Record summary: Small-subunit ribosomal RNA from an uncultured Gammaproteobacteria bacterium, 1455 nucleotides, folded computationally. Its Rfam family is "Bacterial small subunit ribosomal RNA". RNAcentral holds the sequence, with entries from Greengenes.
[in-house]
RNA sequence: AGAGUUUGAUCAUGGCUCAGAUUGAACGCUGGCGGCAUGCUUAACACAUGCAAGUCGAACGGUAACAGGCGGAGAGCUUGCUCUCUUGGCUGACGAGUGGCGGACGGGUGAGUAAUGCAUAGGAAUCUGCCCAGUAGUGGGGGACAACUACCGGAAACGGUAGCUAAUACCGCAUACGACCUACGGGUGAAAGUGGGGGACUCUUCGGACCUCACGCUAUUGGAUGAGCCUAUGUCAGAUUAGCUAGUUGGUGGGGUAAAGGCCUACCAAGGCAACGAUCUGUAGCUGGUCUGAGAGGAUGAUCAGCCACACUGGGACUGAGACACGGCCCAGACUCCUACGGGAGGCAGCAGUGGGGAAUAUUGGACAAUGGGGGCAACCCUGAUCCAGCAAUGCCGCGUGUGUGAAGAAGGCCUGCGGGUUGUAAAGCACUUUCAAUUGGGAGGAAAAGCUGAAGGUUAAUACCCUUUAGUCUUGACGUUACCUACAGAAGAAGCACCGGCUAACUCCGUGCCAGCAGCCGCGGUAAUACAGAGGGUGCAAGCGUUAAUCGGAAUUACUGGGCGUAAAGCGCGCGUAGGUGGUUUGUUAAGUCGGAUGUGAAAUCCCCGGGCUCAACCUGGGAAUUGCAUUUGAAACUGUCAGACUAGAGUAUGGUAGAGGGAGGUGGAAUUCCCGGUGUAGCGGUGAAAUGCGUAGAUAUCAGGAGGAACGCCAGUGGCGAAGGCGGCUUCCUGGGCCAAUACUGACGCUGAGGCGCGAAAGCGUGGGUAGCAAACAGGAUUAGAUACCCUGGUAGUCCACGCCGUAAACGAUGGGAACUAGGUGUUGGGGAGGUUGAAGCAUUCCGUGCCGCAGCUAAACCAUUAAGUACACCGCCUGGGGAGUACGGCCGCAAGGUUGAAACUCAAAGGAAUUGACGGGGGCCCGCACAAGCGGUGGAGCAUGUGGUUUAAUUCGACGCAACGCGAAGAACCUUACCUGCCCUUGACAUCCAGAGAAACCGGUAGAGAUAACGUGGUGCCUUCGGGAAAUCAGUCACAGGUGCUGCAUGGCUGUCGUCAGCUCGUGUCGUGAGAUGUUGGGUUAAGUCCCGUAACGAGCGCAACCCUUAUCCUUAGUUGCCCGCGAGUAAUCGUGGGGACUCUAGAGAAACUGCCGGUGACAAACCGGAGGAAGGUGGGGAUGACGUCAAGUCCUCAUGGCCCUUAUGGCCAGGGCUACACACGUGCUACAAUGGUGGAUACAAAGGGACGCCAACUUGCAAAGGGGAGCCAAUCCCAUAAAAUCCAUCGUAGUCGGGAUCGAAGUCUGCAACUCGACUCCGUGAAGUCGGAAUCGCUAGUAAUCGUGGAUCAGAAUGCCACGGUGAAUACGUUCCCGGGCCUUGUACACACCGCCCGUCACACCAUGGAAGUCUGUUGUACCCGAAGUGGCGAGUCUAACCUUUGAGAG
Repeated sequence: AGAGUUUGAUCAUGGCUCAGAUUGAACGCUGGCGGCAUGCUUAACACAUGCAAGUCGAACGGUAACAGGCGGAGAGCUUGCUCUCUUGGCUGACGAGUGGCGGACGGGUGAGUAAUGCAUAGGAAUCUGCCCAGUAGUGGGGGACAACUACCGGAAACGGUAGCUAAUACCGCAUACGACCUACGGGUGAAAGUGGGGGACUCUUCGGACCUCACGCUAUUGGAUGAGCCUAUGUCAGAUUAGCUAGUUGGUGGGGUAAAGGCCUACCAAGGCAACGAUCUGUAGCUGGUCUGAGAGGAUGAUCAGCCACACUGGGACUGAGACACGGCCCAGACUCCUACGGGAGGCAGCAGUGGGGAAUAUUGGACAAUGGGGGCAACCCUGAUCCAGCAAUGCCGCGUGUGUGAAGAAGGCCUGCGGGUUGUAAAGCACUUUCAAUUGGGAGGAAAAGCUGAAGGUUAAUACCCUUUAGUCUUGACGUUACCUACAGAAGAAGCACCGGCUAACUCCGUGCCAGCAGCCGCGGUAAUACAGAGGGUGCAAGCGUUAAUCGGAAUUACUGGGCGUAAAGCGCGCGUAGGUGGUUUGUUAAGUCGGAUGUGAAAUCCCCGGGCUCAACCUGGGAAUUGCAUUUGAAACUGUCAGACUAGAGUAUGGUAGAGGGAGGUGGAAUUCCCGGUGUAGCGGUGAAAUGCGUAGAUAUCAGGAGGAACGCCAGUGGCGAAGGCGGCUUCCUGGGCCAAUACUGACGCUGAGGCGCGAAAGCGUGGGUAGCAAACAGGAUUAGAUACCCUGGUAGUCCACGCCGUAAACGAUGGGAACUAGGUGUUGGGGAGGUUGAAGCAUUCCGUGCCGCAGCUAAACCAUUAAGUACACCGCCUGGGGAGUACGGCCGCAAGGUUGAAACUCAAAGGAAUUGACGGGGGCCCGCACAAGCGGUGGAGCAUGUGGUUUAAUUCGACGCAACGCGAAGAACCUUACCUGCCCUUGACAUCCAGAGAAACCGGUAGAGAUAACGUGGUGCCUUCGGGAAAUCAGUCACAGGUGCUGCAUGGCUGUCGUCAGCUCGUGUCGUGAGAUGUUGGGUUAAGUCCCGUAACGAGCGCAACCCUUAUCCUUAGUUGCCCGCGAGUAAUCGUGGGGACUCUAGAGAAACUGCCGGUGACAAACCGGAGGAAGGUGGGGAUGACGUCAAGUCCUCAUGGCCCUUAUGGCCAGGGCUACACACGUGCUACAAUGGUGGAUACAAAGGGACGCCAACUUGCAAAGGGGAGCCAAUCCCAUAAAAUCCAUCGUAGUCGGGAUCGAAGUCUGCAACUCGACUCCGUGAAGUCGGAAUCGCUAGUAAUCGUGGAUCAGAAUGCCACGGUGAAUACGUUCCCGGGCCUUGUACACACCGCCCGUCACACCAUGGAAGUCUGUUGUACCCGAAGUGGCGAGUCUAACCUUUGAGAG
């Protein structure tokens, strides 16, 4: 410090998620030791049991218990001992009680509290027990009440009556240095003793008084400590909480308090708080600090420390120095317990502990040894404060689980390309060590005091007591079997957890098969998963590791540091203006802001720095720094502010001009539509894509004249004008706002912005009253349509218009808030001004205000903006913070309503959105092509048959191919074989390959059994090489590795193929442009069959394609002439190159020529090229073929072949026989034959090309009606054979019919092939003679030697083509043209598509009710307002009753 995720890719916006640190944590797996910390975050829920606050006998009366003396009695008896009983508080002590001090500290918790709190800094009107210091005292009296005794009540708790008694308990009197009150005269108010010691003085009842010391007591002053009060500032969220407040704000008098004060009360005044957020609601103890962060900040407030609040809930006071009191009291309430039912008792948010709640948090431990606290003179007692121990990996820190060596790189595991690799120096082995744990022995420190005994000093009359210091002595440890040290033995007792697709370090195998599962985000899993589960290996951390929860960070994702608003979320519709914010030049002043210095404070702890102590560290500790703050004080005066003065450049006023649909009111004009009346006139008008509804013979439309009425203002008219915006358009009059220009004068910062507020504000809509020509929601009718509540048509009401009043919204847009300043220009245009020149107009150069376009710098994510900024800076306002839910719900405000304004949440998604790029697409545009359409010819679809497919059937009907691009396709040929399928019989190292060892050569032949495979038997025979050992080939039986599979996956693959498409495209290098994806080149103007070529051009070149080179065909020349040919010559035949010869011709097959827009004319841009022509066998790629760019379709093929993985292994392999692939209600594709006369049949006569032939083609001749048989010549083929070409032509016949057309089907008889024609071949002959009379919707092929038609050959093949491939014969018609259908190419445009239009995507409904909202209702909580009843208690007033102290005049009074 960043990363992943929106897209095909890009940039930017924007959210979501991750990596880090942390925790009082919890859960899962695992777990050796120690140190230091920490441990109910939830139910302030309820609590059994024990303990947590007592102490003082040196305050008091006393003596229940214990102990000890003393006295008395009794018993045992040993006659001085033991035991028992008993009296007297005599002593140590002490239950209960009176009294004092302490229970207001310590300990717990965080419910309440948004300020009666806390933090920081100040203040004045106060109190303060114990403590310290000072001053002055401590005299003399009195009467009671507990305890106790007696009696009584009650279950108990507890209580009543009578009587006795003490005090440091209570009350007077005296005194009064301070103190308090005062009218300045004066007045008021205290006390308590106890203990130790002494025997000097005096007295004595012999106890003491007395003296002294100590501890007390009283009054008062000061301090210290603690507490109370006040002020300022700071201190969470909500405005869907905007007004709150009557003791409220202030004053006066009075009361009250320790103390100021409406704290309380009477009267008076009407104030006080609030947009700088009052009041209300929700939430919350606050702080030092803690966590995080670079910081600024954000979150938090466990442990430790300071403050506050609370103590079952609510209220209240009492006592006291201090409480409205955790372990006190009273009352009310809830709950629990006891009860004799009458009544009582209780409060763990103290320490343990229990139940409950919860994901979750410990022992009913030890000790007062230390530190501290209470009481006491002290010893001492108490202390769940505290110190320790126990439990928990809850956290932090430290240590260990060994170290060295060790390659045969062991075994085992895993992987493998089978070679090996890896685990891995890891282990074993060898040599060492012993921390920690275990066992043994030793052993600090935490302890200083107090007490006792001496000494010195102080006090004193005192050598006494007491206190202080000092020396000695004695004793005190819960922890504790402490820390630590030592000995001994042995590697011995000690490693897990998570992860391994990317982010993110770490990879393979097996299993699974969108299942099981994973997942923080993106996303994995549908048969080869590095993502699931297991294993091996690896990575990370380590006594822990992961997960979950939570906080900060990353997030500049609330932006102070540090963001934005034209299109991504975001400028209020516009103005006026209040508060506020901000503000021109200059002089002085002041010192609020600002900037220095000093002082106080900012508790300690924490953090940081430097040291120290535990072996180190965590931890503990000394010092420092820091604590960024607040307050006080003292300086500076630039800037901002204040005050005072001045200025004119901002702003405004005056004067003179000027343009304008600026606004309001009145008047008025013409054109047009409609209606009314009249004339002319006759059959239609109107309307549409086409129609119909409608109007019209009752006279429309058309046309002429007249009249009525309403609304709107043609031309001018213009990115022209005016206005703040909305908006404003005939002419004219009146009233009125603003702008601009010019020149001077005046005022002197008067300015800008503007939360709230106020006003204006299109259209539609609303209210009341008018008006209504045209137009026209709703509505009606007619069409369209599957429907058509629409688009189109005919009508038509609100409304549109006017007046008044509402509404307050628009894509109210420049999607751009208003103001002022600065920053290149060019070119239009409205209005005004000046100067030159001009008679003037116009024009030229210029200035100010507007309004447009282009463009530089700059800016921007880009497209763009660019002096009219979206540039550069300033001041102010408004607004935004992922998408949806939603501008919705609720609440408030406004409105007559419609509705407006303000404006959420639950839930849900990982995106939504912007700009630009490349494609694809469009019932977008432009250009162009193709048998694409059109123009033609012939078909298919109807019939029969052939063939393929689907379906069905079957034991099996083997498998594959499915739009074009599957379906006469793989299959160039299923009777057996093929064959993969089915049934049945058999084989198991196998039909086939390699290796090992053995035997005999191997073959061949015969009959037997069997359906055959096969089995048993028999005959027969010894080959080749040899170094004589044997070897090679083949055969048989055997063992182990293995063979074998047309089994699966074409979505794991190679190869091959189809298709777009023989379409003209597809790319690259360098350069340039762009942030980038990309663009340019390849676009443009022409042209071409063509990205073919030319020109232009930030491109220049190049590659794969196109074309050409190749084959064939068309012409000629040359060479060569056998098997081919025969012009001329010779001879011959019935005839034939049959023959001698020949190379002329045809032909054959080699080599050449020829065609290139080369020539001419025209067009074109002087180009490329096109059009026409000449010549030529052929003319503009001459015809045909081969040739198929980058890529697309997960296209096809694992059954051609090859191949990964999986599967079978006496079978999914192998052999054999038979069957099946040939089935048949049906549907489809491709063909053949037809339906006839351009024909059928019979007869006769012509003309081809290209092929094939030895397991072959087969001649002549011969038999048969024929298929064919016999026969055997020739031919390894330019020689022989297949082999007669057919259509054609000529003659004859048929005469429009189911026929002399058509031939299916069936019967009988044959031929051929073959081991074998039953399932299931082809052919021949005789007989039979079906459908069908040209084919619905729809659809296919073809542009010339083509379609159509005619025959011929070949491959496969024993046999078996209507298929396929090839060959020639005859031989057309048509193309105006590119609007439309289909497919394609280029450019451009739109896009929310990118699986790319077979895309994307919207809404309803069906079902459910998990979430959210609503809902008739029902229940409950909280809060407010008003009112009623009202406990305890405090105060006041009034009344009654009782009563010791004091006074007394003895009546009474006070109390």